Predicted 3D model of a 473-nucleotide part of an RNA (small-subunit ribosomal RNA, 3' major domain) from an uncultured Chlamydiales bacterium. RNAcentral holds the full RNA, with entries from ENA and SILVA.

Context: one part of a larger RNA
RNA sequence: UGACGGGGGCCCGCACAAGCAGUGGAGCAUGUGGUUUAAUUCGAUGCAACGCGAAGAACCUUACCCAGGCUUGAAAUGUAAAGAACAACCUCAGAAAUGAUGCGUCUCUUCGGGACAUCUGGACAGGUGCUGCAUGGCUGUCGUCAGCUCGUGCCGUGAGGUGUUGGGUUAAGUCCUCCAACGAGCGCAACCCUUAUCGUUAGUUGCCAGCAUUUCGUGAUGGGAACUCUAAUGAGACUGCCUGGGUUAACUAGGAGGAAGGUGAGGAUGAAGUCAAGUCCGCAUGGCCCUUAUGUCCGGGGGUACACACGUGCUACAAUGGUCGAUACAGAGGGCUGCGAAGCCGCGAGGCGGAGCAAAUCCCAGAAAACCGAUCUCAGUUCAGAUUCUAGCUCAACUCGACUACAGAAGUUGGAAUUCCUAGUAAAGGCGUGUCACUACAGCGCCGUGAAUACGUUCCCGGGCCUUGUACA
Numbered sequence: 001u002g003a004c005g006g007g008g009g010c011c012c013g014c015a016c017a018a019g020c021a022g023u024g025g026a027g028c029a030u031g032u033g034g035u036u037u038a039a040u041u042c043g044a045u046g047c048a049a050c051g052c053g054a055a056g057a058a059c060c061u062u063a064c065c066c067a068g069g070c071u072u073g074a075a076a077u078g079u080a081a082a083g084a085a086c087a088a089c090c091u092c093a094g095a096a097a098u099g100a101u102g103c104g105u106c107u108c109u110u111c112g113g114g115a116c117a118u119c120u121g122g123a124c125a126g127g128u129g130c131u132g133c134a135u136g137g138c139u140g141u142c143g144u145c146a147g148c149u150c151g152u153g154c155c156g157u158g159a160g161g162u163g164u165u166g167g168g169u170u171a172a173g174u175c176c177u178c179c180a181a182c183g184a185g186c187g188c189a190a191c192c193c194u195u196a197u198c199g200u201u202a203g204u205u206g207c208c209a210g211c212a213u214u215u216c217g218u219g220a221u222g223g224g225a226a227c228u229c230u231a232a233u234g235a236g237a238c239u240g241c242c243u244g245g246g247u248u249a250a251c252u253a254g255g256a257g258g259a260a261g262g263u264g265a266g267g268a269u270g271a272a273g274u275c276a277a278g279u280c281c282g283c284a285u286g287g288c289c290c291u292u293a294u295g296u297c298c299g300g301g302g303g304u305a306c307a308c309a310c311g312u313g314c315u316a317c318a319a320u321g322g323u324c325g326a327u328a329c330a331g332a333g334g335g336c337u338g339c340g341a342a343g344c345c346g347c348g349a350g351g352c353g354g355a356g357c358a359a360a361u362c363c364c365a366g367a368a369a370a371c372c373g374a375u376c377u378c379a380g381u382u383c384a385g386a387u388u389c390u391a392g393c394u395c396a397a398c399u400c401g402a403c404u405a406c407a408g409a410a411g412u413u414g415g416a417a418u419u420c421c422u423a424g425u426a427a428a429g430g431c432g433u434g435u436c437a438c439u440a441c442a443g444c445g446c447c448g449u450g451a452a453u454a455c456g457u458u459c460c461c462g463g464g465c466c467u468u469g470u471a472c473a
Stems, first nucleotide, its partner, number of pairs: 001473002003470003007467007015457002019421001021419003026315008034306002042053002064301003068297003073124001077123001079121002082118001086104001089102001091100003107114002126290002129288003135284002137279003140275001142273001147186006153162003166177003192267004197235007207224002211222003238261001241255005317414001321376005333364003338357002343352003383411001390405003393401001427449001429447005
């Protein structure tokens, strides 16, 4: 000087407390450990691994296993020599890769040759092989915590200190004030995006108040530029104003006006560093290793196994509910190998069909909870839906897909323990999208409904500043 303390002081955080809904019990989905296996590819392992890499394993992917092949190679660049190579198609063998056969053969030319492609040889290729403790780049974490430093000066023999401490204050090393310090940098804040209010400009594919026409009804037609909206540009919030407190300060409590008040709300933004944290299987790369194989092609299998254990979720155990009928209101997205309307068939998933749309125009697209009415009457039930047989979809669903129609398992609110959340939040409701031939209970977004509680900082956890002790570095 740090680190640590079941030392002290001050302060903060859904850290506790106060509430709300869960997880832990059941079934299923998914990931992991373990076990098994020819293989169950590899990585990630307290927080910060475990719906993680994987934004989607039937083949492919695929790196693993078994079997069958190739060796200048599946793909690349030269080099020497040869000759058109040999594509597409047919037939045969084969599980395919591949092998054999048949057919058919080029273009430019200055006639030297050149281009494409093939064979042979030789340089080399290739490696998801090892080392993340050789590395770059990227990322996680403490932590969006308020810290981390430098120049000059001063103090100290020196390591170092001071500044950065003290008194107040703040979300903040934020600001004020004092001070052997005076300044500065990276962080904080602001500048950026979205959202909340208003103005101006613009008016189609969006809008429809007034006017005219028309209709059972509907902006349907003419038309309009008001409103909504769209998308560009401005205004607006700054403790600016008032009162009290405070050191005449920073600031703080209350109030006014205002759509919004003290960082308005949300996002992006992550200092110096820590963990030899993670990644050589995204990519790049040093070294080492393989080179008729640790490279490469193909068929099948595996990654989906299953006495078990754990994590993360979904669905429930019902009456604030189930079923049936009727009926209302979104936002944000996507669409040409695409979205696919009307109409017809089917109980349904789906099929036929093909209008319109590269989309403020057309389509996906019916929002669902909610509200209204009827029924069920507390039961393992008209709760719950696992598991299991037959038909449709995609690209072939046996291992191993999702969905639809018939029959109905556990489950009656869950031990110890433990998680999230402070407002348009939690909870509960549906919708969209990326990946994608098909496959979403996951991920990322969107809107409709919409709470309870916070006395407080004694305690648990993590963190910041000052101080103290130390046999630690």